[in-house]
RNA sequence: GGCCCUAUCGUCUAAUGGUUAGGACGGCAGAUUCUCAUUCUGCUAAUCGGAGUUCGAUUCUCCGUGGGGUCA
Numbered sequence: 001g002g003c004c005c006u007a008u009c010g011u012c013u014a015a016u017g018g019u020u021a022g023g024a025c026g027g028c029a030g031a032u033u034c035u036c037a038u039u040c041u042g043c044u045a046a047u048c049g050g051a052g053u054u055c056g057a058u059u060c061u062c063c064g065u066g067g068g069g070u071c072a
Stems, first nucleotide, its partner, number of pairs: 001071007010025004018055001026044006048064005
């Protein structure tokens, strides 16, 4: 340098083009407990950047950026 894959809450991970962007762990608050732990309830927080297609984009296309693989 060519080609392929990949990027979503703090972490891991879902999401036929129409979802309140869901779940688990974590964090916070409360209940329970003499206290801690466990358990239960509620809350918290996300689509890598730009452009395009579309009535509508996390999803499709293009160009970047980061990561991985492969060929040289």